[in-house]
Predicted 3D model of a 72-nucleotide RNA (transfer RNA) from Humisphaera sp. Its Rfam family is "tRNA". About the family: Transfer RNA (tRNA) molecules are approximately 80 nucleotides in length. The organism belongs to Humisphaera, within Bacteria. The prediction has a mean pLDDT of 84. RNAcentral holds the sequence, with entries from ENA and MGnify.
RNA sequence: UGGUGUGUAGCUCAACGGCAGAGCAGCGGUCUCAUACGCCGCCGGUUGUCGGUUCGAAUCCGGCCACACCGA
Numbered sequence: 001u002g003g004u005g006u007g008u009a010g011c012u013c014a015a016c017g018g019c020a021g022a023g024c025a026g027c028g029g030u031c032u033c034a035u036a037c038g039c040c041g042c043c044g045g046u047u048g049u050c051g052g053u054u055c056g057a058a059u060c061c062g063g064c065c066a067c068a069c070c071g072a
Stems, first nucleotide, its partner, number of pairs: 001071007010024004018055001026042005048064005
């Protein structure tokens, strides 16, 4: 420097162009003499960033950024 892929909650990942979700973690409750486990509930997101297309974008297109891999 070129190509390909990935970027979503603290972590691991989902999500036909039409409400952004799960598990774990965290917090509260229940249970227990107590802790843990189990069970119930709650919290948590400018979907990397800036634009474009569209009635509508996490999703499609372009630029940039970060990371991984391949090539020179």